[in-house]
Molecule: SAM riboswitch aptamer (S box leader)
RNA sequence: AGCUCAUCCAGAGGGGCAGAGGGACACGGCCCGAUGAAGCCCCGGCAACCCUCCAGUCGGUUCUCGUAGAUCAUUCCUGAUCGCUCCGCGAGGCUCCCGGCUAGGGAAGGUGCCAAAUCCGUCUCACGGCGAGGUGCGCCGUGAGGAAGAUGAGGA
Numbered sequence: 001a002g003c004u005c006a007u008c009c010a011g012a013g014g015g016g017c018a019g020a021g022g023g024a025c026a027c028g029g030c031c032c033g034a035u036g037a038a039g040c041c042c043c044g045g046c047a048a049c050c051c052u053c054c055a056g057u058c059g060g061u062u063c064u065c066g067u068a069g070a071u072c073a074u075u076c077c078u079g080a081u082c083g084c085u086c087c088g089c090g091a092g093g094c095u096c097c098c099g100g101c102u103a104g105g106g107a108a109g110g111u112g113c114c115a116a117a118u119c120c121g122u123c124u125c126a127c128g129g130c131g132a133g134g135u136g137c138g139c140c141g142u143g144a145g146g147a148a149g150a151u152g153a154g155g156a
Stems, first nucleotide, its partner, number of pairs: 003154006013043005021032003026122004044114003049110002051106003055102006062093006069082005118148001123145009
C1' cells in the first nucleotide's frame, strides 16, 4: 500500500517558535485566518477503539437425574442416517473455564482527537414544491442509501 469489521450531528485549548495560508483531493458554496493560517515544540484536556472491573443474559464446556429414541425424506406404505457400553433425546444444576450480547464503572498504558455533522454539496432512489412546457427536463427543499475520506481493531 491493499483486505475485513466498527464508528464518524456528542466531547475537549492555552503558551512558545514561525509568518500566510487553512478547512483531505477536484469543482462549487460557506467559513476560519496579521486580535496570527499551515507546520514544529511544551503543557493541559476530551473520549473510551485496544485494555480492565462488575451485573444480567445466551451459548459452549462440564455435572446430576431420567429415558430409547432423534433427524431427514415420503406416493403416508415406509425408507435412510445416527444412537441404544460416556456419546442420542429430555429435565435440572451452575463450581471452575471459554466466548457472544446488553447495561454500568475505571483510565495506568498504546493510538486517536481538541472551529463549524467527515463544514455542506457532487452519484443513485423516494417524497414535496416551483417553472416553462411534450408526464420527461430543470431548479429548490427533505429523507434514505452509496462513493470517497478519517480513526481504531484484526488477520495474512